Annotation: This is a predicted structure of a 103-nucleotide RNA (SAM riboswitch aptamer (S box leader)) from Salibacter halophilus. The model forms 97% of the base pairs in the Rfam consensus. The coordinates come from a structure-prediction model, not an experiment, and the mean pLDDT is 80.
Formats: sequence, structure tokens, C1' cells
RNA sequence: AGCUUAUCAAGAAAGACGGAGGGACUGGCCCGUAGAUGUCUUAGCAACCCAGACUAGCUGGGUGCUAAUUCCUUUCUUCUCUAUAGAGAAGUUAAGAUGAGCA
Repeated sequence: AGCUUAUCAAGAAAGACGGAGGGACUGGCCCGUAGAUGUCUUAGCAACCCAGACUAGCUGGGUGCUAAUUCCUUUCUUCUCUAUAGAGAAGUUAAGAUGAGCA
């Protein structure tokens, strides 16, 4: 890197380093020298797995996460408005992220 499966409308900060783009991709829309994205430390949140305890809701450990619904959207279908292009709503597919298992 791949396959299978579950979840993805909630939740959660500060400091240091660093220095220009970044939010996976398309198109938007946002974040960013008043320092983003990223790395580290501490803190926090609590989704999955393991062990213990236990009809209890806890503890420890392994990952994970801490801008915006996975920020919206990408494929397809239906409905409404407009009548020209397009816009909105609902659903669905694909893709993505994380956990666990497989090989």
C1' cells in the first nucleotide's frame, strides 16, 4: 500500500519551534505574516480495541481527535422555482478520516 466491517450533525486548549501557503481530490467558500497548515510538550475530548471490575456505567493500557456537519460539493434520481442559464430541497453513489480484523 490492499481487502472486510463500524462510526463520522456531539465533544475538546495553551505554549514553544517554524515560516507560506493551507483546509485530501473537483468547483466553491473559508483559515492565514494580528503567524495558518505542520512538528513537539502539556492539557483536554471520548469513537474503537484489550484487561480488570461489573448490572455496573468505573480504572488502566493501545490508537485516535481538539476551525467551520467529512465546511459544502463531486455520481445519479426525484420534486419545486425560473423559463435561458441556473437556483433550492430530499435521497443515493463514489471518495475520504478513524478504529478493529484479515492477509